[in-house]
Parts: sequence; C1' cells; structure tokens
RNA sequence: UGGGGCGUCGACAAGUGGUAAGUCAGCAGCCUUUGGAGCUGCCAUCCUUGGUUAGAAUCCAAGCGCCCCAA
Repeated sequence: UGGGGCGUCGACAAGUGGUAAGUCAGCAGCCUUUGGAGCUGCCAUCCUUGGUUAGAAUCCAAGCGCCCCAA
C1' cells in the first nucleotide's frame, strides 16, 4: 500500500431501528459484636464528527485508535 474485523461504565460483556441487560469493582445506606459476608439503592446520551429517519448504540459517510490477512 490493498483487504477484512473490532471500538458500549474502571474491567468483562449483552444489544441487531422504539429511552443500554448482567457480572466484578466503586460509592451511599441498612443489617451485624465485627466483617472483605448479606440486603437495598446509585453509577455509560455507546470512539469522534456529520448524514438518513417521526425515532439511531443499531443504518450510511469521513476521520481516529486497535487487531488480523496479503504484498
């Protein structure tokens, strides 16, 4: 250089046009003699910028980053 894949919370990871699940971690509270155990609650406008749509994490374009293949 050409081609392909991926990008969602601190980490892992669902979602496949109708207001983003879950686990761990973190924070607050409760409980408890204590606790790293248990219970409840909180915590992501989805890599960026545009476009399409009544409605976009999801479709399209261009960037950015990472990975793979070929040369």